[in-house]
Molecule: c-di-GMP-I riboswitch aptamer
Organism: Bacillus mesophilus
RNA sequence: UAAUGAUAAAGGCAAAUCCGUUGAAAGAUGGAGACGCAAAGCUAAAGGGGCUAAGAUCAGUUAAGUGAUUACGCCAGCCAGUUACCGAU
Numbered sequence: 001u002a003a004u005g006a007u008a009a010a011g012g013c014a015a016a017u018c019c020g021u022u023g024a025a026a027g028a029u030g031g032a033g034a035c036g037c038a039a040a041g042c043u044a045a046a047g048g049g050g051c052u053a054a055g056a057u058c059a060g061u062u063a064a065g066u067g068a069u070u071a072c073g074c075c076a077g078c079c080a081g082u083u084a085c086c087g088a089u
Stems, first nucleotide, its partner, number of pairs: 003089001004087002012037002017032006035077001041082003047079002049075003055070005
C1' cells in the first nucleotide's frame, strides 16, 4: 500500500413503533427507542433501480368527483460511485 473483517480494542450510526413539527404525497426533521449495520460516512436529471403525483396534459362527467401519463419532488438501511478508523490474517 492492497486485499480482508477476528469471540480484538476505541468508538460510531440508528430500523420498526410512539409523540411533536413540516410537506399535496412520497418523505424529511426533533425527542424517545434499538431491528440491525465494517462504511447504515458522503454523493440523487446529468450511473442504474424504486416511491409519490402537487402542477401540467389527456380521457370522462350537465357539472363536480374520478382515471391515466409525467419529476430538475423523494429514497443512499436497493445496487453503485467515492472517502475512511483499527490491525488478528